Model confidence (mean pLDDT): 86 of 100. The part of an RNA shown here (small-subunit ribosomal RNA, central domain) has 350 nucleotides and comes from a marine sediment metagenome. The full RNA is in RNAcentral, with records from SILVA.
[in-house]
Context: one part of a larger RNA
RNA sequence: UUGGGCGUAAAGAGGGCGUAGGCGGUUCCUUAAGUCGGGUGUGAAAUCUCCUGGCUCAACCAGGAGGGGUCAUCCGAUACUGAGGGGCUGGAGGGCGGCAGAGGGAGAUGGAAUUCCCGGUGUAGUGGUGAAAUGCGUUGAUAUCGGGAGGAACACUAGUGGCGAAAGCGGUCUCCUGGGCUGUACCUGACGCUGAGGCCCGAAAGCGUGGGGAGCAAACCGGAUUAGAUACCCGGGUAGUCCACGCCAUAAACGUUGCACACUAGGUAUGGGGAGUAUCGACCCUUUUCGUGCCGAAGCUAACGCUUUAAGUGUGCCGCCUGGGGACUACGGCCGCAAGGCUAAAACUC
Numbered sequence: 001u002u003g004g005g006c007g008u009a010a011a012g013a014g015g016g017c018g019u020a021g022g023c024g025g026u027u028c029c030u031u032a033a034g035u036c037g038g039g040u041g042u043g044a045a046a047u048c049u050c051c052u053g054g055c056u057c058a059a060c061c062a063g064g065a066g067g068g069g070u071c072a073u074c075c076g077a078u079a080c081u082g083a084g085g086g087g088c089u090g091g092a093g094g095g096c097g098g099c100a101g102a103g104g105g106a107g108a109u110g111g112a113a114u115u116c117c118c119g120g121u122g123u124a125g126u127g128g129u130g131a132a133a134u135g136c137g138u139u140g141a142u143a144u145c146g147g148g149a150g151g152a153a154c155a156c157u158a159g160u161g162g163c164g165a166a167a168g169c170g171g172u173c174u175c176c177u178g179g180g181c182u183g184u185a186c187c188u189g190a191c192g193c194u195g196a197g198g199c200c201c202g203a204a205a206g207c208g209u210g211g212g213g214a215g216c217a218a219a220c221c222g223g224a225u226u227a228g229a230u231a232c233c234c235g236g237g238u239a240g241u242c243c244a245c246g247c248c249a250u251a252a253a254c255g256u257u258g259c260a261c262a263c264u265a266g267g268u269a270u271g272g273g274g275a276g277u278a279u280c281g282a283c284c285c286u287u288u289u290c291g292u293g294c295c296g297a298a299g300c301u302a303a304c305g306c307u308u309u310a311a312g313u314g315u316g317c318c319g320c321c322u323g324g325g326g327a328c329u330a331c332g333g334c335c336g337c338a339a340g341g342c343u344a345a346a347a348c349u350c
Stems, first nucleotide, its partner, number of pairs: 004321003007304002012318001014201004021194003025088007033081002035077007042069001048066007091191001092188003095184005103177007110154001115149007125136002162169002206247006215241002220236004258317006266295011299306002323350003332343004
């Protein structure tokens, strides 16, 4: 250097934006760097291969021939790649007209429920469990009615549904704002794909400062259970859960399946848009496009299974794997307030 892989065996980075780099539609002209052909020069000797000869053979030695370059230079070829220039529109982007949506941020606001407080009615229980007890209650609980306070979450609609790059997003209204789909084919004219580093986002828990605290609830305290019970069950209960700002950067961050493009039977359901037929209009029906599911052929697969949303057939680029343990570790470095994160061995052992 070549050869194998990454859904479940080891292996897709949690996700995006994008730098260098790699790769790059179609046509014409030029060039001739890569590429190809030829000439010349050089590629010392020894070594290597072949032939011949010399030591009795061989090793070894001698002679001759050949081979050997990612080399230099000159001449030539121009299909492909590159470079320069001119066009094209199918890739990509934009304009104009529509559409759906829990996409994001800020502010305002609503009702149900839990808890607490005040008042009324009312009296002995209530609560909880497998059964109990701790607990609460005659200083009047539970139940019930009225009033008030406060925090958090938004029943039904709701979906096998939608949106978002992922994390994730669900009462209602307003403001600000990102993306997508679709019709048209008006504009630009390859402006593209991927992306080492880098930067940004990133559930929950956790951390810092200041608020907030209804319910729930690590830790903790009781009651049970039990041989014990540092648990499971029950009664309490603090961080936390909530808000603002700043950190942390992890996850079974999962579709355990990187991104982009092209191609390859069908059937069915569903969400968004378009066209057609019919109609007063709509449903329906036919068709097309984007998304989300199920089934399934060819093909693939160790099998399970996947199957136009591929794990099929190809191309480009990135990441990653190389027996189990030691080890998501040590040491060092970088980052962090800390917790810790990232990078990442070896001895030894099976």